[in-house]
The prediction has a mean pLDDT of 80. The RNA shown here (transfer RNA) has 84 nucleotides and comes from a Phycisphaerae bacterium.

RNA sequence: GGCCCGGUGGCGGAAUCGGCAGACGCUGGGGACUUAAAAUCCCUUGUCCCUCGGGACGUGAGGGUUCGAAUCCCUCCCGGGCCA
Numbered sequence: 001g002g003c004c005c006g007g008u009g010g011c012g013g014a015a016u017c018g019g020c021a022g023a024c025g026c027u028g029g030g031g032a033c034u035u036a037a038a039a040u041c042c043c044u045u046g047u048c049c050c051u052c053g054g055g056a057c058g059u060g061a062g063g064g065u066u067c068g069a070a071u072c073c074c075u076c077c078c079g080g081g082c083c084a
Base pairs, nucleotide, nucleotide: 001083002082003081004080005079006078007077010026011025012024019067028044029043030042031041032040046057047056048055049054060076061075062074063073064072
């Protein structure tokens, strides 16, 4: 240099054909139980705003297509593999 695969919260990892992003698990926070703790169970856990009802943004970066993009197209960045 060419080709292929991948990049999603604090972490792992989903989303089947383009239609509610982050299911599920871990971690963290709060609570129950306990003399106290561990274990277990319940609620909660991307960011910002909020009148607490909700709203906006967010899938490596920037564009494009589309009513609608994590998903399709183009350029670039990063990681891995193969070839030279």